[in-house]
RNA sequence: GCUUGAAAAGGGCAAACCACCUGAAAGGGUGGGGCGCAAAGUUCCUGACCUAAGUCUUCAUGCAAGAUAGGGUGGCAGAACUGCCGGG
Repeated sequence: GCUUGAAAAGGGCAAACCACCUGAAAGGGUGGGGCGCAAAGUUCCUGACCUAAGUCUUCAUGCAAGAUAGGGUGGCAGAACUGCCGGG
């Protein structure tokens, strides 16, 4: 340097849920809490999915329906960058 994750060692992160805050919502933040994760570290670059404020359309005009991301999910996948220990 490449590859890999057997036993370990030191550890790390933190799902659901609860409280408060924030957002139109999806969601996010903080604290508690642990389902799990060898990158569950970082980045929306590509795809996928979620939401629809705003915009457009419809009509039975309603707190209506449909479409739509510039909003979101990095714990959906890929990709990029970085990293501890061990094996080869």
Molecule: c-di-GMP-I riboswitch aptamer
Organism: Bacteroidota bacterium